[in-house]
């Protein structure tokens, strides 16, 4: 330098004909249970804002009524080729 795969809440990881972003698990907080704890169970858990509302899928653009998803450029990670 070229090719392939990948980058999504604090962490892992789903979401494909382009149509509710963050399902599910872990963690964390509070509560129940217990003499107390562990285990288990319940509720909550992205950000900004006084409210209305707005933003967010590595970064920046484009296409579209609508983009994690399609297109272009760039950054980073892993593997392969030279």
């Nucleotide at each position: 330098g070229c090719c392939u795969g990948g980058g999504u809440g604090g962490c892992g990881g789903a979401a494909u004909u382009g149509g509710u972003a963050u399902a599910c698990g872990c963690g964390c907080a509070c509560g129940a249970c217990u003499u107390a704890a562990a285990a288990u169970c319940g509720u909550g858990u992205c950000c900004c804002u006084a409210c209305c509302g707005g933003g967010a899928u590595g970064c920046g653009g484009g296409u579209u009524c609508g983009a994690c998803c399609c297109c272009c450029g760039c950054c980073c990670c892993a593997g392969g080729c030279a």